[in-house]
RNA sequence: GGAGUGGGCCAGACGACCGCCGCGGAGCAAUCCGGGGAGGAAAGUCCGGGCUCCAUAGGGCAAGGCGCCGGCUAACGGCCGGGGGGCGCGAGUCCACGGAAAGUGCCACAGAAAAGAUACCGCCUAAGCGCGCAAGCGCCGGUAAGGGUGAAAUGGUGCGGUAAGAGCGCACCGCGCUUCCGGUAACGGAAGUGGCAGGGAAAACCCCGCCUGGAGCAAGACCAAAUAGGCGUGCUAUGCCGUGGCCCGCGGCGCACGCGGGUAGGUUGCUUGAGCCAGGGCGUAAGUCCUGGCCUAGAGGAAUGGUCGUCCACGACAGAACCCGGCUUAUCGGCCCACUCCUUCU
Numbered sequence: 001g002g003a004g005u006g007g008g009c010c011a012g013a014c015g016a017c018c019g020c021c022g023c024g025g026a027g028c029a030a031u032c033c034g035g036g037g038a039g040g041a042a043a044g045u046c047c048g049g050g051c052u053c054c055a056u057a058g059g060g061c062a063a064g065g066c067g068c069c070g071g072c073u074a075a076c077g078g079c080c081g082g083g084g085g086g087c088g089c090g091a092g093u094c095c096a097c098g099g100a101a102a103g104u105g106c107c108a109c110a111g112a113a114a115a116g117a118u119a120c121c122g123c124c125u126a127a128g129c130g131c132g133c134a135a136g137c138g139c140c141g142g143u144a145a146g147g148g149u150g151a152a153a154u155g156g157u158g159c160g161g162u163a164a165g166a167g168c169g170c171a172c173c174g175c176g177c178u179u180c181c182g183g184u185a186a187c188g189g190a191a192g193u194g195g196c197a198g199g200g201a202a203a204a205c206c207c208c209g210c211c212u213g214g215a216g217c218a219a220g221a222c223c224a225a226a227u228a229g230g231c232g233u234g235c236u237a238u239g240c241c242g243u244g245g246c247c248c249g250c251g252g253c254g255c256a257c258g259c260g261g262g263u264a265g266g267u268u269g270c271u272u273g274a275g276c277c278a279g280g281g282c283g284u285a286a287g288u289c290c291u292g293g294c295c296u297a298g299a300g301g302a303a304u305g306g307u308c309g310u311c312c313a314c315g316a317c318a319g320a321a322c323c324c325g326g327c328u329u330a331u332c333g334g335c336c337c338a339c340u341c342c343u344u345c346u
Base pairs, nucleotide, nucleotide: 001342002341003340004339005338006337007336008335009334010333012311013310014309015308016307017306018305020037021036023034024033025032026031039317043328044327046326047325048324049323050322051216052215053214054213063212064211065210066209067208068082069081070080071079072078083097084095085094086093087092098207099206103205104204106200107199120147121146122143123142124141128139129138130137131136155173156172157171158170159169160168174196175194176193177192178191179190180189181188182187220268221267222266223265230259231258232257233256234255235254239253240252241251242250243249275294276293277292278291279290280289281288282287312315
């Protein structure tokens, strides 16, 4: 210098004026003064939690989700570290990564055969039978090395062996089992042993382990008109109506007061919180603890905008609506840090 990998940060800047939504102060009020006002994703609403109401003895079934190991966390399907596997020369990056000897089912086309199998082309003729003088031919058979099909063919390569072959025997590799060693573990390594069995697929059903009650701030709580119901007490009065032959009684009608539910409306929930910043301790890290400092939008048709001036690299994606932790997606341009590979120079 070139090509890359990983991580972090900024999100036009400054000033003036006019507006909009909260807050504090002054004032009887009008109004004035001061101060605050979107994001890294506020988004999608895909996970997890707080909070609220409802349900709920305990347990089970069903359904759904998750799935290597260890750690972090309020929790997670998140994060950190590690293991294994794929890719890359490398820095790094990606992975639904439990079980296929519990069972059932599936594996198109092609192919003999797609799973406790088979023989299309081949190879062989040692043994047995028939024919033949013989060579040999046929039968009965053996085999799966080679060819061929397929995404996949019942361990791979080599040597021996054999009639030809075959884990039939052996060496190495792979695989299973046992023991030992390292590691908290996943796992790795070594030695021995078994001639080799369980082809694939669990993102087929399923099995195993773990997790999950439902609804959501339009949750929920409080205050509370008018009108019309409801409940209670008292009064009027021996008034009216019904029941009844009549009285008592019972029910209803009238008035007043009280109570209660609930509608409109208003208030609250609402932003002090698993908070942010700085320093320090522990930890590889995620993170956690201690000390100090800070308060940083809170609407309810829903504010955060407009104009002008100067400058630049000429400005992307996009806008809170109960809150928080993640994930995913969108995003002009620029800056910083660490690392890798190649080339050149000293």
Predicted 3D model of a 346-nucleotide RNA (Bacterial RNase P class A) from a Pseudomonadota bacterium.
Of the family's consensus pairs, 94% are formed in the model.
It matches the Rfam family "Bacterial RNase P class A". It is annotated as a ribozyme.